A computed fold for a 73-nucleotide RNA from a bacterium, annotated as transfer RNA. Its Rfam family is "tRNA". Rfam classes the family as a transfer RNA. The RNAcentral record of the sequence draws on ENA. The coordinates come from a structure-prediction model, not an experiment, and the mean pLDDT is 81.
[in-house]
RNA sequence: GCCGAGAUAGCUCAGUUGGUAGAGCAUCCCCAUGGUAAGGGGAAGGUCACGAGUUCGAAUCUCGUUCUCGGCU
Numbered sequence: 001g002c003c004g005a006g007a008u009a010g011c012u013c014a015g016u017u018g019g020u021a022g023a024g025c026a027u028c029c030c031c032a033u034g035g036u037a038a039g040g041g042g043a044a045g046g047u048c049a050c051g052a053g054u055u056c057g058a059a060u061c062u063c064g065u066u067c068u069c070g071g072c073u
Stems, first nucleotide, its partner, number of pairs: 001072007010025004019056001027043005049065005
């Protein structure tokens, strides 16, 4: 330098034919127990890496940039 994959909640990851984003764990509150753990219910937490474009509408499509991983030279 070229090719491919990836970047989404604190962590691990879903989100497939474009329709205003979810799960598990963790955190907080409640129930429950003599108390703790386990268990049940609820809440909070996101400029979807960044910047543009297309579209009525973009995590999703297109282009560019940054970073991570792998491969080729």